[in-house]
Context: one part of a larger RNA
């Protein structure tokens, strides 16, 4: 000087309180352990591994297996010989393909001094090649966390025999080492905060969406919604009280918004030899007729369990049936598919329109109105199983999603312990999108509806700062 203390003191944080919903109980998705197996490919393990790497395992991926096959190799650079149909195309045999063999027909360019010479194919030889093998404790780069917490430090100078102080500590404030005041310090530096992006409110400007006369259209018009572009605004800027006449803090006015106005982006020195050699990069070791590379099934999909994360439910603030109203924000050419028609339905046929503020995805659902069930394992709940079917796709048998009909399990609110959340938030309802051929209850975005509470800091967790003890560094 750290660290650390069931020492202090001051602070903060959905930390606790004070409310709301949940998970632990159930069947399901999924994800990991175990546990089977030829192979269940690899990594991720407290917080900071477990709907994570994966934004989408039937074949492909795919890295594991088991089988049949290759060996200058699936691609690439370079050299060397000798070939010029040995090749490449279309066919036919064998095979599960990989490949192997065989038959036809057709076909090489470019230069030339007419000898060649270059290219280009395979075939042989060599030097590289290949490696999701191995070390994340040999590293770059990335990333997690502490933690968006308010620290962390330099130069002078000054104290101290040094290590090292001081500045950065003291009063006050603040979300802030944020700012005043004082001070052997004066000053600077990364961070903080402001510039960025999006939302709230106005103007300007532009108008093939939308108002308007209307039952609809042509045809006018840009007032209003929007759209995108440029500005304006908010800055304790003003008024009052409180404070050292500071900084600030409380109140109020004016405003569309007030004290960082919400919300992203943004992560300081440094921690954890954290995580990644299977994104990619690379140092070293290894493998080189194989730990390389091509194929065809087959597994990543097992199944006494055990744990993590979700969806659905246990019902009347519902369930079912009819009617009927309002959305955002995306995506469409291998695409997205409209009206019409066939089917109970998945879904089929048909084509119209759109490279889209113009067409289509597309019906929003929760909601309001109306009936009806009447507390029951039920007109609650849907697991699970039989059957017929549909899409995709060489191909759903291991192992795809949907549909109709039957079936109708468990489960009547969940023990100890635990988990998120302070406002357009919780907590409910649906909608897009990526990846994708097909395949969400995962992810990522978006609207509709829309609360309860916060006395308070005495604990509990973790976190900053002063300050004290120490047998620790």
């Nucleotide at each position: 000087u750290g660290a650390c203390g069931g020492g202090g003191g001051c602070c903060c944080g959905c930390a606790c309180a004070a409310g709301c919903g949940g998970a632990g109980g159930a069947a399901c998705a999924u994800g990991u352990g175990g546990u089977u197996u030829a192979a269940u490919u690899c990594g991720a393990u407290g917080a900071u591994a477990c709907g994570c790497g994966a934004g989408g395992a039937a074949c492909c991926u795919u890295a594991c297996c088991u089988g049949g096959g290759c060996u200058c190799g699936a691609a690439c650079g370079a050299u060397u010989a000798a070939c010029g149909a040995c090749g490449c195309c279309c066919g036919c045999u064998a095979g599960a393909a990989a490949u192997a063999g065989u038959g036809g027909g057709g076909c090489u360019u470019c230069c030339u001094u007419c000898g060649g010479g270059a290219a280009c194919g395979g075939c042989a030889a060599u030097c590289g090649a290949g490696g999701u093998g191995c070390u994340g404790c040999a590293u770059g780069g990335c990333u997690g966390u502490c933690g968006u917490c308010a620290g962390c430090u330099c130069g002078u100078g000054u104290c101290g025999u040094g290590a090292g102080a001081u500045g950065u500590u003291g009063g006050g404030u603040u979300a802030a080492g944020u700012c005043c005041c004082g001070c052997a310090a004066c000053g600077a530096g990364c961070g903080c905060a402001a510039c960025c992006c999006u939302u709230a409110u106005c103007a300007u400007u532009a108008g093939u969406u939308g108002c308007u006369a209307c039952g609809c259209a042509a045809g006018g018009g840009c007032a209003c919604u929007c759209u995108a572009a440029u500005g304006a605004g908010a800055c304790u800027g003003c008024c009052g009280g409180u404070g050292a006449c500071a900084a600030a803090c409380c109140g109020g006015a004016g405003g569309a918004a007030g004290g960082u106005g919400g919300g992203g982006a943004u992560g300081a020195c440094g921690u954890c030899a954290a995580g990644u050699c299977c994104u990619c990069a690379u140092g070293g070791c290894c493998c080189u007729u194989a730990u390389g590379g091509g194929u065809a099934g087959g597994g990543c999909u097992u199944c006494a369990c055990a744990c993590g994360u979700c969806a659905u439910a246990c019902a009347a603030u519902g369930g079912u049936c009819g009617g009927u109203a309002c959305a955002g924000a995306g995506g469409g050419u291998u695409g997205c598919c409209a009206a019409g028609c066939c089917g109970c339905g998945a879904g089929g046929u048909g084509g119209a329109g759109c490279c889209a503020a113009u067409c289509c995805c597309a019906g929003a659902a929760a909601g309001c109105c109306g009936a009806u069930c009447g507390u029951a394992g039920u007109c609650c709940g849907g697991a699970u199983u039989g059957u017929u079917c549909u899409c995709u796709g060489c191909a759903a048998c291991u192992c795809g999603a949907g549909a109709g009909c039957a079936u109708g399990a468990a489960g009547u609110c969940g023990g100890a312990a635990u988990c998120g959340c302070u406002a357009g938030u919780a907590a409910u309802c649906g909608c897009g999108g990526a990846u994708c051929a097909g395949a969400a209850u995962g992810c990522c975005g978006u609207g509709g509806u829309g609360a309860a509470u916060a006395c308070g800091u005495u604990c509990c967790c973790g976190g900053g700062u002063c300050u004290u003890g120490u047998a620790c560094a």

The part of an RNA shown here (small-subunit ribosomal RNA, 3' major domain) has 473 nucleotides and comes from an uncultured bacterium. RNAcentral holds the full RNA, with entries from ENA and SILVA. Model confidence (mean pLDDT): 83 of 100.